Small-subunit ribosomal RNA from Pinus albicaulis, 1469 nucleotides, folded computationally. It matches the Rfam family "Bacterial small subunit ribosomal RNA". Gene Ontology terms of the family: structural constituent of ribosome and ribosome. Its mean pLDDT, the model's own confidence on a scale to 100, is 83.
[in-house]
RNA sequence: AGAGUUUGAUCAUGUCUCAAUAUGAACGCUUGAGGCAUGCUUAACACAUGCAAGUCAGAUGAGAAGUGGUGUUUCCAGUGGUAGACGGGUGAGUAACUCGUAAGAACCUACCCUUGGGAGGGGAACAACAAUUGGAAAUGGCUACUAAUACCCCAUAGGCUGAGGAGAAAGAGGAGGAAUCCAUCCAAGGAGGGGCUCGCAUUUGAUUAUUUAUUUGGUGAGGAAAUGGCUUACCAAGGCGACGAUCAAUAGCUAGUUCAAGAGGAUGAUCAGCCACACUGGGACUGAGACACGACCCAGACUCCUACGGGAGGUAGCAGUGGGGAAUUUUCUGCAAUGGGCGAAAGCCUAACAGAGCAAUGCUGUGUGAAGGCAGAAGGCCCACGGGUCAUGUACUUCUUUUCUCAGAGAAGAAAAAUGAUAGUAUCUAAGGAAUAAGCAUCGACUAACUCUGUGCCAGCGACUGCGGUAAGACAGAGGAUGUAAGAGUUAUUCAGAAUGAUUCGACGUAAAGAGUUUGUAGGUGGUUUUUCAAGUCCGCCGUAAAAUUAUAGGGCUCAACGCUGGACAUGCAGUAGAAACUACCAAGCUGGAGUACAGUAGGGGCAGAGGGAAUUUCUAGUGGAGUGAUGAAAUACGUUGAGAUAGGAAAGAACACCAACAACGAAAGCACUCUGCUAGACCGACAUUAACACUGAGAGAUGAAAUCUAUGGGAGCAAAUGGGAUUAGAUACCCUAGUAGUCCUAGCCAUAAAUGAUGUAUACUAAGUGAUGUGCGUAUCAACCUGCAUAGUUCUAUAGCUAAUGCGUUAAGUAUCCUUCCUAGGGAGUACUUUCACAAGAAUGAAACUUAAAGGAAUUGACGGGGGCCCGAACAAGCGGUGGAGCAUGUGAUUCAAUUCGAUGCAAAACGAAGAACCUUACCGAGGCUUGACAUGUCAUGAAUCCUCCCGAAAGAGAGGAGUGCCUUCAGGAACGUGGACAUAGGCGGUGCAUGGUUGUCAUCAAAUGGUGCUGUAAGGUGUUGGGUUAAGUCCCGUAAUGAGCGCAACCCUCAUGUUUAGUUUCCAACAUUGAGUUUGGAACCCAGAACAGGUUGUCAGUGAUAAGCCGGAGGAAGGAGAGGAUGACGUCAAGUCAUCAUGCCCCUUAUUCCCUGGGUAACACACCUGCUACAAUGAUCGAGACAAAAGGUCGCGACCCUGUGAGGGUAAGCUAACCUCAAAAACUUGGCCUCAAUUUGGAUUGCGGACUGCAACUCCCCUGCAUGAAGCCAGAAUCGCUAGUAAUCGUUGGUCAUCCAUACGGUGGUGAAUCUGUUCCCGGGCCUUGUACACACCGCCUGUCACACUACGGAAGUUGUCCAUGCCCCAAUUCAUUGUCUUAACUACAAGGAGGGGGAUGCCUAAGGUUGGGCUAGUGACUGGAGUGAAGUUGUAACAAGGUAUCCAUACUAGAAGGUGCAGCUA
Repeated sequence: AGAGUUUGAUCAUGUCUCAAUAUGAACGCUUGAGGCAUGCUUAACACAUGCAAGUCAGAUGAGAAGUGGUGUUUCCAGUGGUAGACGGGUGAGUAACUCGUAAGAACCUACCCUUGGGAGGGGAACAACAAUUGGAAAUGGCUACUAAUACCCCAUAGGCUGAGGAGAAAGAGGAGGAAUCCAUCCAAGGAGGGGCUCGCAUUUGAUUAUUUAUUUGGUGAGGAAAUGGCUUACCAAGGCGACGAUCAAUAGCUAGUUCAAGAGGAUGAUCAGCCACACUGGGACUGAGACACGACCCAGACUCCUACGGGAGGUAGCAGUGGGGAAUUUUCUGCAAUGGGCGAAAGCCUAACAGAGCAAUGCUGUGUGAAGGCAGAAGGCCCACGGGUCAUGUACUUCUUUUCUCAGAGAAGAAAAAUGAUAGUAUCUAAGGAAUAAGCAUCGACUAACUCUGUGCCAGCGACUGCGGUAAGACAGAGGAUGUAAGAGUUAUUCAGAAUGAUUCGACGUAAAGAGUUUGUAGGUGGUUUUUCAAGUCCGCCGUAAAAUUAUAGGGCUCAACGCUGGACAUGCAGUAGAAACUACCAAGCUGGAGUACAGUAGGGGCAGAGGGAAUUUCUAGUGGAGUGAUGAAAUACGUUGAGAUAGGAAAGAACACCAACAACGAAAGCACUCUGCUAGACCGACAUUAACACUGAGAGAUGAAAUCUAUGGGAGCAAAUGGGAUUAGAUACCCUAGUAGUCCUAGCCAUAAAUGAUGUAUACUAAGUGAUGUGCGUAUCAACCUGCAUAGUUCUAUAGCUAAUGCGUUAAGUAUCCUUCCUAGGGAGUACUUUCACAAGAAUGAAACUUAAAGGAAUUGACGGGGGCCCGAACAAGCGGUGGAGCAUGUGAUUCAAUUCGAUGCAAAACGAAGAACCUUACCGAGGCUUGACAUGUCAUGAAUCCUCCCGAAAGAGAGGAGUGCCUUCAGGAACGUGGACAUAGGCGGUGCAUGGUUGUCAUCAAAUGGUGCUGUAAGGUGUUGGGUUAAGUCCCGUAAUGAGCGCAACCCUCAUGUUUAGUUUCCAACAUUGAGUUUGGAACCCAGAACAGGUUGUCAGUGAUAAGCCGGAGGAAGGAGAGGAUGACGUCAAGUCAUCAUGCCCCUUAUUCCCUGGGUAACACACCUGCUACAAUGAUCGAGACAAAAGGUCGCGACCCUGUGAGGGUAAGCUAACCUCAAAAACUUGGCCUCAAUUUGGAUUGCGGACUGCAACUCCCCUGCAUGAAGCCAGAAUCGCUAGUAAUCGUUGGUCAUCCAUACGGUGGUGAAUCUGUUCCCGGGCCUUGUACACACCGCCUGUCACACUACGGAAGUUGUCCAUGCCCCAAUUCAUUGUCUUAACUACAAGGAGGGGGAUGCCUAAGGUUGGGCUAGUGACUGGAGUGAAGUUGUAACAAGGUAUCCAUACUAGAAGGUGCAGCUA
């Protein structure tokens, strides 16, 4: 310090998530021993038991024990003194002068310290004790006695008060031999402690905006330690509040702790300061101090005891129990230390404290061994089988002893004596022996660390992205590795990262975000000069900012944690001395801002009134006579009762053509016929005047399109709703015909729009250029032009700069300043509730639960479009011939079957794999058999191999008999072959073409696809490859930030077309012979065949084009612009086809999914489809005669001639290993005869009978042949296919496979031999450029709403059940205070009654709890109901994205199953 995640990729916006730290933590796993800390965060829930506050005999009287008595000592109930207001606990309440900090004045203070002074004289009681008595107990009642440092009175001092006046205490006390000590009273002061006041600071909510009645202030009185409405009587009407009162919710505050670079955020355990509380509520007493945790009174709830009459209690003290909870310890030791209470002291008490125990809860240090040691052992795991790794390990050898065990010694902590819980601890010494001691998590990326096995969208994992559907580095196990270590992971929470609430330090054209506009209040900010002042500001000093903590320098525990000492820091607050630049204040000026006055100008600025013509519709009266009108096409509609058309007249309402412009005006909304009246603003000019009067603007006021609403008019046209007609699967729409609100006026409402420049207002500065509007000036001029300058508004281009990009760019989205609105992931939702406004419709304000990992912006490359442009193609058009109809052949589907083996399925499967299914093939089915196997290699045994005969069987196979003894040799044996055995293994046309190789198809023989260097853009990318021409072509030329390349195109290759040269047999020719036969001789001109060359390149001419590339026409030429055909197939696409050609990973079978054999099947047959053959006839059929090819094949072969058969064929047999012999006959064609338009002399299916060939075999299931039979079919619907020249069409011929052949197929070959196109509107496919996009699995895309089902959270709701708050009334406990006429009374007075004073009782005020009424706030629940969200493949349509097929969208109104549709105005996104 960053990283992952939106996309095909990119940049930016923006959320979510992770890595770090911390904790009073918890959970699962694991655990050697120490040190130091910490330990109910939840129920301020309830508590058994024990302890936690006593002490003083040197105040007093009595009692008990010891003793025979006195004295003395000890213990002790009670009176009395002091302390139980400290210490300890908890955080419920409290939003407050509670806390923090800094100040202040009107106060109190026991014990302690200092100073000064005093202690004189009297008196009356009450406990204990004793007696008696009530009660179960707790605890009392009555009578009598008594002391004091207990209580009371008098005197006196100081102090208080204007005066009068009021007005203290005491004990001749205690101890001691004494000095003296202790105790006591008063006054003054101090220290420490406490009470009170006040400035500042102190959580959230405005969907809490008004609140307050003793409330605010004054006077008098009272009260209090003290100020004060603290209380009361009267008077006044104030006080607080948008700088957030009141109300509601939450909360102890702080030093600090934790995170962070800091600013800042979160937090308030332990330790320390303050506050509050003590079962809940109220109250006072005592006292220096309390309204009192271990005190009292009352009320309430709860628990316990009870003899039922009454009583007792308060762990939020320390231990401990139950409960709650994820969760938090021992009913321990000691007062040795520190501290506290009492005491003169010894001392007693102390659950404060000091310690120990439990817990890895945290921090910290330490150990679990060290050195040597390769056979690189065994074993595990992996493997390419070679090895690698665990392993720098283990074994083994040597050593050490922190720790451990045992034994001995043994502390400090206590400043002269004594006192040690901790503790026989820390520590030291000796002995023993590697002995007692390693786990947890992770290993796809983020993030360090990788393989195997299992599983098979299952089980599971996961913080995010995501992993898992048969080869999972992501699940589970294993091996290995990484991290950390007595711990390590997970969960929870905090902060950081997050500049993701932005003071430091963010944004608002399009990503979330500028209010529709304007005026203006508070507030904020503010031109220029000179003074004053010192509030802000700056600086010095002083006080304070507790200690602890953090950081720092030292030093102590062996180190560290921990603890000790010192200084620093503490950015704050307050006081005080200064400075005067800046801001503010005071005073006086200035004129550049702003305003006023004057002279002009332009304008659809506003309001009111008057006038005008064109058009439309209607009415009226003519002419006229059949249609009109509408549409893509129609119909509804109007019309012979006279429409439409045409012309005359009249009426009505609304809107103002041309001018008209990126022109004007207005704050915006908005504003247009002409004229008049009234009125607002702007600009320019010159020159006076006021003198900062300014800018912005929360609330507030005004204005605000269209639609809607209320009321009165008006109503021509248009037109939501609605009716009808069409379209359609439907059509609640688009289209048509009608048509009501409305649109118009007046008076009111409403307050919203894509109210937009999606850009708040004001001011200043920062290159230019251009158009047009208003005004002024200069030059010029008779005038009008022209030209230049200044200024105000306005349009376009562009530099710098800015921006994510797009773009903005003096009219900023640049550079700056002031003020203001608003934003903080998407959805839920501008919804719910609340409140305000509105007649209503609705507007404004405005959440949450829940849900998702994205949503969104700009730009890029593709793909797509019922977007555009250009171009090509047997794509269309123009032609020729077919298919689709018939019969048959063949393939496929479907069906059937024991089996009908398998594969191929739009183009790009279907006469395809198959260039040959009777057996074999064969993979399928039925039956019968074999199990190291039909086949391969290794090993052992045995036999040569091999051949023949018989027998069972359907065959495979089994059995019996016989013949035969080979080759090499180093004489052991070996090679080949056969048989048998065991084991490694064979075998599989079994699965996966979505694990693969290879190969093939298709787009497509389409012209495209790409990288280097450079340039350009933040980047994805672009450029090049685009543009102008041209081409079959990214072919070539020109231009050009590109330049130069390779793969494709073309060419190089083969065949055909012409010629030359060369060599001539089996070819050809001549001579000759005429023969059974070119048999023979000579030759190579020609044909031919073989080889090698030549030839064609727009070379040439004319035209055109840019003088280019090229195009068009001509000449020559066998061939002319690629001469014709073939082979040749770029980068890639389709998870295209093939595991059944072959190869191959993995999985599966192994007496079977292998292998052998026989028979059957692949040939089935209602039907559907593809590809073909033959036809339907006269351009023909049939019969006779006659002619002309090319190419290919042949010894397991082709087979002549001859004989024979009607024929298929048969018999015999020559030649040929082929330019020699043979298949072999070419057919269409020519010619002659016949048939004469008929289902025929067409057509040949089907069927019967008889033959021939091949083969072991012809039934299922072959082919050929003869005779007989003689079906459909008379040119074919919608639709659709091929072909541009030696092509289509037509005619034969041949080959492969092959024993034969179902071949009408496939591949070749020649014969005859056309028509049409000089075009690109349309269909299909393709290429290039451009445009839009919400698509990228890429339009077979994406995506919206209703309905149905399931689940989830939420709202409304008749009600219902609670909490809390304040209030009215009733009732009033205890208590203080007040009153008192009643009862009573030791101290003083009086000494008789009485009085003063006190007490009880009663009454009154206030009042807790309780009761009751009506409210407010809030929570739970609620039949039913409403929308929302999420879900697997549901249903219905197709609204949106492309011109999305009616452009979309915003506001509003109506309407419809639903998306939606329509009207009106608006925006361009």